RNAcentral holds the full RNA, with entries from ENA. This is a predicted structure of a 532-nucleotide part of an RNA (large-subunit ribosomal RNA, domain I) from a Cryomorphaceae bacterium. It matches the Rfam family "Bacterial large subunit ribosomal RNA". The source organism's lineage runs through Bacteria, Pseudomonadati, Bacteroidota, Flavobacteriia and Cryomorphaceae.
[in-house]
Context: one part of a larger RNA
RNA sequence: GGCAAACGGCGGAUGCCUUGGCUUGCAGAGGCGAUGAAGGACGUGAUAAGCUGCGAUAAGCUACGGGAAGGUGCACAUAACCUUUGAUCCGUAGAUUUCCGAAUGGGGCAACCCGGCUGGUUGAAGACCAGUCACCGAAAGGAGCAAACCCGGAGAACUGAAACAUCUAAGUACCCGGAGGAAGAGAAAAUAAUUAAUGAUUCCGAUAGUAGCGGCGAGCGAAAUCGGAACAGCCCAAACCAGAAUUGUUUCGGCAAUUCUGGGGUUGUAGGACCACGAUGUGAGAUGUUCCAUAAAGUAGAAUCAACUGGAAAGUUGAACCAUAGAGGGUGAUAGUCCCGUAUACGUACAUGCGAAUUAUUUCUAGUGGUAUCCUGAGUAGGGCGGGACAUGUGAAAUCCUGUCUGAAUCUGUCAGAACCAUCUGAUAAGGCUAAAUACUCCUGCAAGACCGAUAGCGAACUAGUACCGUGAGGGAAAGGUGAAAAGUACCCUGAAUAAGGGAGUGAAAUAGAACCUGAAACCGUUUGCCU
Numbered sequence: 001g002g003c004a005a006a007c008g009g010c011g012g013a014u015g016c017c018u019u020g021g022c023u024u025g026c027a028g029a030g031g032c033g034a035u036g037a038a039g040g041a042c043g044u045g046a047u048a049a050g051c052u053g054c055g056a057u058a059a060g061c062u063a064c065g066g067g068a069a070g071g072u073g074c075a076c077a078u079a080a081c082c083u084u085u086g087a088u089c090c091g092u093a094g095a096u097u098u099c100c101g102a103a104u105g106g107g108g109c110a111a112c113c114c115g116g117c118u119g120g121u122u123g124a125a126g127a128c129c130a131g132u133c134a135c136c137g138a139a140a141g142g143a144g145c146a147a148a149c150c151c152g153g154a155g156a157a158c159u160g161a162a163a164c165a166u167c168u169a170a171g172u173a174c175c176c177g178g179a180g181g182a183a184g185a186g187a188a189a190a191u192a193a194u195u196a197a198u199g200a201u202u203c204c205g206a207u208a209g210u211a212g213c214g215g216c217g218a219g220c221g222a223a224a225u226c227g228g229a230a231c232a233g234c235c236c237a238a239a240c241c242a243g244a245a246u247u248g249u250u251u252c253g254g255c256a257a258u259u260c261u262g263g264g265g266u267u268g269u270a271g272g273a274c275c276a277c278g279a280u281g282u283g284a285g286a287u288g289u290u291c292c293a294u295a296a297a298g299u300a301g302a303a304u305c306a307a308c309u310g311g312a313a314a315g316u317u318g319a320a321c322c323a324u325a326g327a328g329g330g331u332g333a334u335a336g337u338c339c340c341g342u343a344u345a346c347g348u349a350c351a352u353g354c355g356a357a358u359u360a361u362u363u364c365u366a367g368u369g370g371u372a373u374c375c376u377g378a379g380u381a382g383g384g385c386g387g388g389a390c391a392u393g394u395g396a397a398a399u400c401c402u403g404u405c406u407g408a409a410u411c412u413g414u415c416a417g418a419a420c421c422a423u424c425u426g427a428u429a430a431g432g433c434u435a436a437a438u439a440c441u442c443c444u445g446c447a448a449g450a451c452c453g454a455u456a457g458c459g460a461a462c463u464a465g466u467a468c469c470g471u472g473a474g475g476g477a478a479a480g481g482u483g484a485a486a487a488g489u490a491c492c493c494u495g496a497a498u499a500a501g502g503g504a505g506u507g508a509a510a511u512a513g514a515a516c517c518u519g520a521a522a523c524c525g526u527u528u529g530c531c532u
Stems, first nucleotide, its partner, number of pairs: 001531009015517001016481002020452002022449007029441002031145002039100003042055003046078002050074002061094006070082003105114003115133007135142002149180001150178004160167001164215001190198002202229005212220002233433003236377001240263010268411001270376004274370004283364005289357003292353003298346003304319005320337002322326001328340003382406008392418001413428005468475002488516001491503004
């Protein structure tokens, strides 16, 4: 030095565990903010660095309700205290709530500096205390923050086309504005069809990768219709009537115009005004009252013993019991009957009900006939030029939007049915509102998982967006486990020792001793044997 065995050190794999995550379902909530938010700074404890809580009333103050013996957070120590005159704790409501921050008296390098006015303290100056003083808006009010979902404005490129330019990616990403718990859309100038049909919108499945579009390349890609989910319909403008104001005119009797208000009226088998007749009805909604249900913290809640093994019984054996409860968790090993619970029943403030009833108030809602006249949304529809949206790239290109130039008709009207024309059919534009079915989850509660189990699962099971890095935007860790219980090793010895160790003691176990469950390998040793 090598090999082997045994015993160790180092190391922290593996196994087991779970306080934490991930995903999904159901229900809730879908906002907070000048009554100062979100987020912070600084304080605040007997001792107090961190986290948590709180705010100079500072791990807290008050009231009501619940609850019942202990309590002074994480946090295991000491001290001093509180508490059956009901503490701690839980629920609801309130008070306090420094400074910064939209930040708003002015300024500012956020958490700081300096003021005006009114009132107060002081003999006065000064100082201090309380209130108030930004901007926009006529006022109400607004602003700022917040995860996704939604609507609008603006809008790429990489990429694909095996290059690239139309095209694609994609109206995506990013940016801006706005809103709601959903948003948007929505009660036909619709769809369809050659036989006489459907009947607002939205979403899902099929239609269908079809019809089409397309350097007819790459690719893009419907609709009718059918089956489902959910269903809900309405209001103005105008004609006409009345009133008021202003203006013009006047023979002062009025007349006319404009504007405003009220009534009326709301549609396509046209409807309405107007005229005639008839009626005072029918139904629906909102608010309020009463009752009921749900609902805070909570309350009650069945039934087992013995022997044996063991450190410990929930195990084994024997004999019982409950069950509208044999979900789950804990307890010194595996417990229906030990504990918390569970099934079930009960309880209640604020509140909610898309529950019921009744009456009261209030809002909306209706017929028949006639048809001479009047009304039925104008710089609109349509057209030219240039663009855009439509599955559809200008095409034979309908339909929709409009930058620009133009520009109708008025119910014997007008538009559409994919150039255009005719016939036919359908609808009634140029005003508006509208629940549900649909989308999402920063957040709350409950439940679940052929999801993870500490190099996994969120980056984060632990003082984690922490430590640390960076001027900054930003980047971003590592780190869980003694034991059933601290019973966390009194005392003695070696030692310089508060290091380390040996006894002793605890414990079932100390090779469970805090560098603490198990404790693999690499690596480093000791002893013995063999070989060189």